Small-subunit ribosomal RNA, central domain from a Candidatus Micrarchaeota archaeon, 355 nucleotides, folded computationally. The coordinates come from a structure-prediction model, not an experiment, and the mean pLDDT is 86. Its Rfam family is "Archaeal small subunit ribosomal RNA". A reference for the family is Cannone et al. (2002), "The comparative RNA web (CRW) site: an online database of comparative sequence and structure information for ribosomal, intron, and other RNAs", BMC Bioinformatics. Its family is annotated with ribosome and structural constituent of ribosome in the Gene Ontology. It was read from a public genome assembly.

Context: one part of a larger RNA
This record gives sequence, structure tokens and C1' cells, in this order.
RNA sequence: UUGGGCUUAAAGAGUCCGUAGCCGGCUAAAACCGUCUUAUGUGAAAUGUUGGCGCAUAACGCCAACGAGUGCAUAAGAUACCUUUUGGCUAGGGAGUGGAAGAGGUCAGGAGUAUUCAUGGGGUAAGGGUAAAAUCUUAUAAUCCUAUGAAGACUACCGGUGGCGAAGGCGCCUGACCAGAACACAUCCGACGGUGAGUGACGAAGGCUAGGAGAACGAAUCGGAUUAGAUACCCGAGUAGCCCUAGCAGUAAAUUAUGCAGACUCUGGUGUUGCGAUUAUCACGAAUAAGCGCAGUACCGUAGGAUAACUGUUAAGUCUGCCGCCUGGGGAGUACGGCCGCAAGGUUGAAACUU
Repeated sequence: UUGGGCUUAAAGAGUCCGUAGCCGGCUAAAACCGUCUUAUGUGAAAUGUUGGCGCAUAACGCCAACGAGUGCAUAAGAUACCUUUUGGCUAGGGAGUGGAAGAGGUCAGGAGUAUUCAUGGGGUAAGGGUAAAAUCUUAUAAUCCUAUGAAGACUACCGGUGGCGAAGGCGCCUGACCAGAACACAUCCGACGGUGAGUGACGAAGGCUAGGAGAACGAAUCGGAUUAGAUACCCGAGUAGCCCUAGCAGUAAAUUAUGCAGACUCUGGUGUUGCGAUUAUCACGAAUAAGCGCAGUACCGUAGGAUAACUGUUAAGUCUGCCGCCUGGGGAGUACGGCCGCAAGGUUGAAACUU
């Protein structure tokens, strides 16, 4: 390589857009590249098969015919499929319209309790902390009560195996702008589609650069304890950071450890969210209830699958298209080189040796 695989044994890229490539709906006609048929030429000999002949037989040798060489070239034909061209269609896809749903994004403004601090008043000896203590705060009046103010961060309850988003992620209120999905309609376009090597964009926390802000929390650090020791767990402080603006970085158990898209399955049951039409009720409202359709999200479970755990119309079942990845453990996600980065490092990624 072939083959076999990728939830948990090695293996799905963190996610998406998209270039090349690969793959691609129904229908009519034409072409005939692939495909198929026939013919001709060629495809050395030896070897093979059959028959005959020659060594006394065999082995061996010679002659003839056949076969094989699965190929290549040319010519003539076939046209179902593939391909190409020209038309048509609407089931895929897209556009449009309608009323709803949403922590979807960006920006701006506002609010809320708590915390800390400041100031005024009251008040007096402790407070704080722990298993117990101590460090610590406090007669320069603390803790506590009360009034006012400032600051920064955060957004209880509602809140929900609820919602939205490609993923990361998103939660006070209001406004502006931007975007997406579902449902309903079936007005328009008419295969415009699927996947996607490279490429590009986004990408938690932590980290880096510059400038701000700094209440609480809090790596590092410093004290107090504990202990044989205690570079920890516990306590008191506390710098970076956490927050904002502009950039960089590009990684996570970035997990559903499950790539994306499409079709199918005798099946099914129970919730819940959004939309829709139907029926019933009434306190006629953006109401309530019932079953139904589509879309999402959960649980259970049939067949099937799986070594099993489990999975099971949201598949890990049965098929198709395309991409990524795996090939014993360690050495090692290391070395070297390349590319990227301010750095930290990231990405690509071996071998010797060992077992």
C1' cells in the first nucleotide's frame, strides 16, 4: 500500500465560511469521451495443449495446428449508464411575504442590593479568627447602631436535563443598530447543491504589550499556626491578575471523549420549548384545556448493532458522498529544521536506543 478501523482499546481537526478537487435531482433531444460489440494489424522465439514423426522406450528433439500473451493501434457499429451540449421541470437549494419566540452579537444610557472606604452623630472595651490559637485591628476610640457621600465590580429571586449561538460562549432594565434559526404561505429563481486539501475568520481561562481603573477576591510574597519538617492544607495581610480601551497570543477533559450532509427503519411510549391550524370552555384575553402537524430538547425502550458498558428516528442501526485521523508501549508531542510569536510558547514533527 491493500485491508481494517476512529464514544470508552491508537484514531473526528476547537468551530465555521470557502478555493481547487471529488460527488451530485426529474425529463426530452443530440453528440459518442468513458463503456460495450465486431473486424483488421500487431503483441519475437522458447514454454503450454492436441496430433504426428525421430533417437529400441521415457526423458529429449523436430513438424503442424490450437491456445495464451488478459495489451496497444485503426476502422465500423450500439447508446442503457457516465460524460458533454441544447432545451424543459420543481420534490433539493435560494429569494420573498406574515405573525410570533429567544441570556444571539455590538454600542450607548439607566437601575439595584451588597461590599469597602470617607465624613457627621450615638456608644464603650473589646473585636476578629479557629478544632484550639496566634499573627492582626482597637483608648489617635475600634467592633456595633445610625445618617450622608464616593468608588469599583457584580446582576440574588424569576431560573427550568428552559432558551439562543458554528463553536468558544451568552443572564438587571431601556434604546439604537446588526445577524441567525423555527413555523406558516407556496409568489419568484430553477439544481444555483453536498463536502472541502490548502487559505481565511472566530476561538474559555491563563499569559504578553501600551494606557487607564482598582471595591471585593486573590497566584507570587510576608507573617501566624499545625508538624519530626510544612517551601502545603487552616488563619491574618497582600502584588500581578481579575475590570475597561487598543493590540498580540491560538491553546483546554475546546467533551456528546461521537466530523459534515442526505436517505431509509412495522415500530413505539413519556415529558418539555417554539410556531401552526382544529375542537371545546369561559372570567372574551397576546386566555385556558385537549389531541394533531413541523422544528428543537430530554428520558425510557423494540428490532438491529456492540466484547461489553451501552446505543437505539437527536444511532454507535441500514446505505450513499466528501473531508480529517489511527497502525504496540516507552523514547516523545521530545530533538533537529521550517513557519508563526515581543516573549512565554504554538504548529509541523522524527530517529537511535529500549521493551